[in-house]
Molecule: small-subunit ribosomal RNA
Organism: metagenome
């Protein structure tokens, strides 16, 4: 934007518009008639003057108007020409005529046939119907002649041929009868001939006009000629003869599709799409064929024939054609009234009045489109009610409503009321023309009159009353507009991206908002955006895209110069480019849409004139392009022949003996029949080490021992010559690796297939042992490669550097030196420039020119079908369907069975364990009424739990309570609460009895109970809604920022590099300079020391005292305590290093290189853990998922795992003696001395709120004794008995003591853990929790006190740099193919069913043409004057050619369908493997 459709909705008007599909079928009505002034006849009326109606003859019209777009790719259409090759009714202009005759026929009468449609026979009659004759202005034909443009033209002359129709009005001047008429006069109309004009038409022609080459050859009346026929006219239009042509790569022929144009839509334009309405042209009229009539048709509402269909029928036969207007059925997503009128505009007829007109004007229907108007306006805050949301405060709907005051468009009612009407006719009056005329007629003027479908018109006035008039879509982004509820990957949405799995602005509803508005959305189609087919205006190294390479016909393009020409080109003039549309300016409807007028424009085509720069063409002339000649040069350039040595294998012979060979390791294989090894001789085939290279040659493929022959190309130098001879190149031709094929040779080595051995889960592979085609030669075929520089060929121009190959020149000390210039190649680095980047960069991917090839999202697919070639892989080359991507380059990460550097108890070196036993403890599993819940690799499992007998407790069973065990508030009520007691009960609870408040301003208040309501309560759910806290990588050295610089950008730089460190620690360098969070340091503790201070600690000296003891006086020295300081900083020395940072060694020092230990944990990762610490959103429960009580359970036990304890013993056990700590705790507490008990413990109660008292005996160790290698004097589980303590209570289910019992276990498989020094190992002590304890756990303390580290190859984890990547949920990644299942489209296919076209033959309607011419016939002619004959002419019927439909056979193209079959595509969780991406584990 639309001729639209669908959904929801719908007030009015104007202007437009409306069967796009079945060119399917049609009921009914209407759509073409008119003329009596051409004609006869019949009828009606009459004022008797006349008027009217009409079937028929006749004339004109019916070829227009109206409809449709089936066919048509064509001179069909558009545009410009031609017609000297033509026609033209009606109309205009001009000229000349309109004389004189004849015979019929319809109507009508009579009559016959038929159901009908209709058709005859006979008789009468008219004409502007028909037919002769006369005349010939003219016209036509022929001949002669003149002119010209030499002709089919024009003129002249001659000969021949050739016409007509009357009607009507008036008049009496002339003529005849004479009232009035007529053949007279006159007017008008008509008729005839001719010329011409206008308008209309026919024919020819230049140019333009869709797709397809998977259509490449087509054509026999075909192409041309001569002659004839035919036509209005040219022409193979048709025919006869002759010739063999004609069209085609500038696309013939065939196939598909399609009416064409002015225009319309879109677009900046260029273009693209389109052709409905309006206008021009064409074609068609049920389908096919044909002619007739006519000026015009091969005719929409004419004729004939054939076919299909429908209807009537008396069955004999007939009728019909809405793609006219309405209307109907059908089909379809879909398209209107069976209306009114000729009033207007036009058309036909007529002299005219007038008649006809579904053209047209109007009405109606449809929001189908465009345009306009309205659905009210102002004031109005208690911001009403209601709705919705809420952080509960409020916000929003919202001045919106209500209310008050107004207005009155539209609709409604009533009244008024234009314009569309100009004319014609008639009547009156007047003028002019004509005429003999005042008449008639024609014409002009005046006045009067006649006619409106629409129409209840437009418009105006009045009336009433806000009264009757708003919806649709959207609200995640694009894109203007946000919240709640419901739902829970369901239901659904979706234009693209994508929403939905319990907090959805995306689904559905609601509130609110946004947009448009009598419409709004959706769907469809076209253009735009899309520079995404690129003319304007794109590309091809890696994204799609350079042909494998050359030669070359056509084609395209082409060096410098002169002259001419004027095709292209430019300028001017002119014709045309219909109107409408578009644009501009005015104007008319109240405005607009719409309409009118004028202008401009219509970018095109034709003609004429001019110009001559450029291109073309023609002619001449040039040398810079190209080429030829001469002299040199290099080379794996090619072909053929010959020839050489090394090596491999084989054969023979010798020596020689047990292995050889092969691999990651092996085996198959070879070898005692003598291999391998070694020596000699011989045979065969293939390939040519070193030289050898960024080297050379060739068009490319490619080319490598040496020699010879033949041969192609190239380079350099200098001159001479030719004179544009050139470049590119569709088709075409030639060459063209490897592999393959055919035929024949050859065959040493290698080696597809194949066999065997290994590997493996498998191994049709990788590895090994063998081995055939093949590899080689000859002759052919084939024609493809990552045929790559992934870069077509040619030419020109544009800074440089370095090498190298082949020439030439100059300088020079003359050289195998050096320097320098230049040409031709080849390679690297780089300027400008280009590029998405990577990169390219005088060998361009830079700047330009010429030509060719190729590309247009991925897959399907380089596939199918068709064609061409071939023995076969080859070339050409789609579509359906499907996806929203596929791809390139670069970036940051991550990863690698990639690389480099480095670190860590990571390995190694060591020490000790775990895994085996018993027990403890936690977990899984199982069990159970319940065994509450959580934690799950490292980073869950002696974890939450630093204490489950009740409690805890969350679980189970049972019994109870319901404003509640706990909090706050309101209202009412009460005086309690508490205490004492009773009953019942397992308790909780329930029921009952007694006693019984405080203050006061007397209003009440406080406190408590009860009732009711708000609410409480929840260890219920979601750690994937959250806060907080925590684990982990990891105490690893990293993580970032600002400014600057750099890159189109993501990003980079800094942070990389060289050193160094525990460290991104520090130094140096550097387009970076700085900074932050981490590291380090600051903090605590420990090791040394100074000073100060000494009680409860200490006691050297002095004094006192004791059996003994810092016990006392005292002291402040020591130890110690705890405040403040010092000390360590690579500070010093030597060496190394870069004169640095730093490292190594040393001195001094209590301590030496962060002294030891702790606290401290960057940015982040794991949707890590925790809703059961706590907090918290949402959801859920509310006489229960809340709460109270009793009992039980968390303690179960076939089993599996983790963490520990105790052991297996002599480095030990037992026993006697004896020595030395530190931390920590203590009032519902630690508890001394003393006594009792074998002991646990009891009695007891001093002291101590603590450097004072207590726990408190440390134990290993040490000194003796004994045991003597055993299931023990080891080990202590288990069990029996007796006890102690805590506690309402130790049965389930506590700890401890004593006596007795005395299990497994003799050092632990695979595997695995910790630790680098006061560490491991080992020994005891204390504490928290706690009535008690399951503690062997955990957190601390002190004692004794080792071994080892060569080193970084490997395992694990980590850091930095680099590399590859198809990964980014990031390798636990990605991803390929078969098979199985489902769906979809498609190819093949025995066939089968159509459609179209073609070909051969048959048949052949109607009809034109030809031919024949009937027992036929009025006009004209002849003979005779006959009711006659003949001729001309007509004509039935027959017949010939052509030919529609039809029939038979063959063929081509195309479509549908088909058992079966092939691959393809798609599909949350199928099977098998793991091919690719990292060195992807065999690049």
């Nucleotide at each position: 934007a639309c001729g639209a459709a669908c959904g929801c909705u719908g007030g009015c008007g104007g202007c437009g518009u409306g069967g796009a599909u079945c060119a399917g079928g049609c009921a009914u009505g209407c759509a073409a008639g008119u003329c009596g002034a051409a004609c006869g006849a019949u009828c009606c009326c009459u004022u008797c003057g006349g008027g009217g109606a009409u079937a028929g003859u006749g004339g004109c019209a019916a070829a227009a108007g109206g409809g449709u777009g089936a066919g048509u790719a064509a001179c069909g259409c558009g545009u410009g020409g031609a017609u000297a090759a033509c026609c033209u009714a009606c109309c205009g202009u001009a000229a000349a005529a309109u004389u004189g005759g004849g015979g019929a026929u319809a109507a009508c009468g009579c009559u016959g046939c038929g159901a009908a449609a209709g058709c005859g026979g006979u008789g009468c009659u008219a004409a502007u119907a028909c037919c002769g004759a006369a005349u010939g202005u003219g016209a036509u034909a022929u001949a002669u002649u003149u002119g010209u443009a030499c002709u089919u033209c024009a003129g002249a002359u001659a000969u021949a041929u050739u016409a007509a129709a009357g009607a009507u009005g008036g008049c009496c001047u002339c003529u005849u009868c004479u009232u009035g008429a007529a053949a007279g006069c006159u007017g008008u109309c008509g008729u005839u001939u001719u010329a011409u004009g206008a308008g209309g038409g026919g024919u020819c022609u230049g140019c333009g006009u869709c797709c397809u080459a998977u259509u490449a050859g087509u054509u026999u009346g075909u192409u041309g000629g001569u002659g004839a026929g035919g036509u209005a006219a040219u022409g193979g239009c048709u025919c006869a003869c002759c010739a063999a042509g004609a069209c085609u790569a500038c696309g013939a022929u065939g196939g598909g599709u399609a009416c064409c144009c002015g225009g319309g839509c879109u677009g900046a334009g260029a273009g693209g799409c389109u052709g409905g309405u309006c206008g021009g042209g064409c074609a068609c009229a049920u389908u096919g064929g044909a002619a007739c009539u006519g000026a015009g048709a091969c005719a929409c509402u004419g004729u004939c024939c054939a076919a299909a269909c429908u209807c009537c029928u008396a069955c004999g036969g007939g009728a019909g054609g809405c793609u006219g207007c309405a209307g109907u059925c059908g089909a379809g997503a879909a398209u209107c009234u069976u209306u009114c009128g000729c009033a207007a505009u036009g058309a036909g007829g007529g002299a005219a009045a007038c008649c006809u007109u579904g053209a047209c004007g109007a009405c109606g229907c449809g929001a189908c489109g465009c345009c306009g108007c309205g659905u009210g306006a102002g004031c109005g805050a208690u911001g009403a009610a209601g709705g919705c949301c809420u952080u509960c405060g409020g916000g929003u709907u919202g001045u919106a409503a209500a209310g008050c005051u107004c207005u009155g468009u539209c609709a409604c009612c009533a009244g008024g009321g234009a314009g569309g009407a100009a004319a014609u006719g008639u009547a009156u009056a007047g003028g002019a023309g004509u005429u003999a005329a005042u008449a008639c007629c024609u014409u002009c003027u005046u006045u009067a009159u006649u006619a409106g479908a629409c129409a209840u018109u437009a418009c105006c006035u009045g009336g009433a009353g806000a009264g009757g008039a708003a919806g649709c879509c959207c609200c995640g982004g694009c894109u203007a507009a946000c919240u709640c509820c419901g739902u829970g990957c369901c239901a659904g949405c979706a234009g693209c991206c994508g929403c939905g799995g319990u907090a959805a602005u995306a689904c559905g509803g609601a509130g609110g908002g946004g947009g448009c508005a009598a419409g709004c959305g959706u769907u469809g189609u076209u253009c735009g955006g899309a520079u995404u087919u690129a003319c304007u205006g794109g590309g091809c190294g890696u994204a799609a895209a350079g042909g494998g390479u050359g030669c070359g016909c056509a084609g395209g393009c082409g060096g410098a110069u002169u002259u001419g020409u004027a095709a292209g080109u430019g300028a001017a003039a002119u014709g045309u480019g219909a109107a409408a549309u578009c644009c501009u300016a005015a104007g008319g409807c109240u405005u607009a849409a719409c309409c009118u007028u004028a202008g401009a424009a219509c970018u095109g085509c034709g003609u004429u004139u001019c110009a001559a720069a450029c291109u073309g063409c023609a002619a001449g002339a040039c040398u810079a392009g190209a080429g030829u000649a001469u002299a040199a040069g290099a080379g794996a350039g090619g072909u053929a022949a010959g020839u050489g040595g090394a090596a491999u294998u084989c054969u023979c012979a010798g020596u020689g003996u047990a292995g050889c060979g092969g691999u990651g390791a092996a085996a198959u294989g070879c070898g005692u029949a003598g291999a391998u090894a070694u020596u000699g001789a011989g045979a065969a085939g293939a390939a040519c080490a070193c030289c050898a290279u960024a080297a050379g040659u060739g068009a490319a493929g490619a080319c490598g021992g040496c020699u010879u022959a033949c041969u192609g190309g190239c380079u350099u130098a200098a001159u001479a010559c030719u004179g544009a001879c050139g470049c590119u190149g569709a088709g075409g031709c030639a060459c063209g690796a490897a592999g393959g094929c055919u035929a024949g040779g050859g065959g040493a080595g290698c080696a597809a297939a194949c066999a065997g051995g290994a590997u493996u889960a498998g191994a049709u592979a990788c590895c090994c042992u063998g081995g055939u085609a093949g590899u080689c030669c000859u002759a052919g075929c084939a024609g493809u490669a990552a045929a790559c520089g992934a870069u077509g060929u040619c030419a020109a121009c544009u800074u440089g550097g370095u090498g190298u190959u082949g020439g030439a020149g100059a300088g020079u000390u003359c050289g195998a030196c050096c320097u320098u210039u230049u040409c031709a190649g080849u390679a690297c680095c780089g300027a400008a420039g280009c590029u998405a980047a990577c990169g390219c960069g005088u060998u361009a991917a830079g700047u330009u020119g010429a030509c060719c090839g190729c590309c247009u999202g991925g897959g399907g697919a380089g596939u199918a079908c068709g064609g061409c070639c071939g023995c076969a892989u080859g070339c050409u080359a789609a579509a359906a369907c499907u996806c929203a991507a596929a791809g390139a380059a670069a970036u940051u990460g991550a990863c690698g069975g990639g690389g480099g550097c480095c670190c860590g108890c990571a390995c190694a070196a060591g020490c000790g364990g775990u895994g085996g036993a018993g027990c403890a403890u936690g977990u899984g599993g199982u069990u159970u009424a319940a065994u509450u819940c959580g934690a799950a690799g490292c980073a869950a499992c002696g974890c939450g739990a630093a204490g489950a007998a009740c409690c805890u407790u969350a679980c189970c069973a049972g019994g109870g309570c319901u404003u509640g065990a706990c909090a706050u508030g309101u209202a009412c009520u009460u005086g309690a609460c508490g205490g004492a007691a009773u009953g019942u009960g397992a308790a909780a609870g329930c029921a009952u009895u007694c006693u019984u408040c405080u203050c006061u301003u007397c209003g009440g208040a406080g406190c408590g109970g009860g009732u009711a309501c708000a609410c409480a309560g929840g260890u219920g759910u979601u750690g994937c809604a959250u806060g907080g806290c925590u684990g982990u990588c990891g105490u690893c050295a990293g993580c970032u920022c600002g400014u600057g610089u750099u890159g189109u950008g993501a990003g980079a730089u800094g942070u990389u590099g060289g050193g160094u460190u525990a460290a991104g620690u520090c130094c140096c360098g550097c387009a970076a300079c700085g900074a932050g969070c981490g590291u380090a340091a600051c903090c605590c503790u420990u090791a040394c020391u100074u000073u100060c201070a000494g009680u409860u600690a200490c006691c050297a000296g002095c004094g006192a005292g004791u059996a003994a003891u810092g016990u006392c006086g005292g002291g402040g020295a020591c130890u110690c305590u705890g405040g403040a300081g010092g000390g360590a900083c690579u500070g010093c020395c030597g060496g190394u290093g870069a004169c640095a940072a730093a490292c190594c060694g040393g001195a001094g020092g209590a301590a030496g290189g962060u002294g030891g230990g702790g606290a401290u944990g960057a940015c982040g990762u794991c949707a890590a853990g925790u809703c059961a610490u706590c907090a918290u959103g949402g959801c859920c429960c509310u006489u229960a998922c809340g709460u109270c009580c009793u009992g039980g359970g968390c303690u179960a036990c076939a089993c599996a795992c983790g963490u520990g304890c105790u052991a297996c013993a002599a480095u030990g056990g037992u026993u006697g003696g004896u020595a030395c700590a530190a931390u920590a705790g203590g009032a519902a507490g630690c508890u001394a001395a003393a006594c009792c008990g074998c002991g646990a413990g009891g009695u007891g109660g001093c002291g101590c709120a603590a450097a004072u008292c207590c726990u408190u005996g440390a134990a290993a160790a040490c000194c003796g004794a004994u045991c003597u290698c055993a299931g023990u004097c080891c080990g202590g589980a288990u069990u029996g008995g007796a006890g102690u303590c805590u506690g309402c209570a130790a049965c389930u289910c506590g700890a401890c003591u004593c006596c007795a019992u005395g299990a497994a276990g003799u050092c632990g498989g695979a595997a695995u853990c910790g630790c680098u020094a006061g560490u491991a190992a080992u020994g005891g002590c204390a504490g928290g929790u706690c009535a008690g304890c399951u503690a062997c756990a955990c957190u601390g303390c002190c004692g004794u006190g080792a071994a080892u580290a060569c080193g970084u190859u490997c395992c694990c984890g980590g850091g930095c740099c680099u590399u590859g990547u198809a990964c980014a949920c990031a390798c636990c990644g990605c991803c390929c193919g078969u098979c199985a299942c489902a769906u979809c489209a498609u190819g093949a296919a025995a066939g089968u069913c159509g459609a179209u076209c073609u070909u051969a033959c048959c048949c052949g309607a109607a009809g034109u043409c030809g031919u024949u011419g009937u027992a036929c016939u009025a006009a004209c002619c002849c003979u005779u004057c006959a009711c006659a004959g003949g001729g001309a002419a007509g004509a039935a019927g027959g017949u010939g050619c052509c030919c529609a439909a039809g029939g038979u056979g063959g063929g081509a193209u195309u479509g549908g369908u088909a058992a079966u079959u092939g691959g393809g595509a798609u599909g949350a969780a199928g099977u098998c493997g793991u091919a690719a991406c990292a060195a992807g584990g065999c690049a």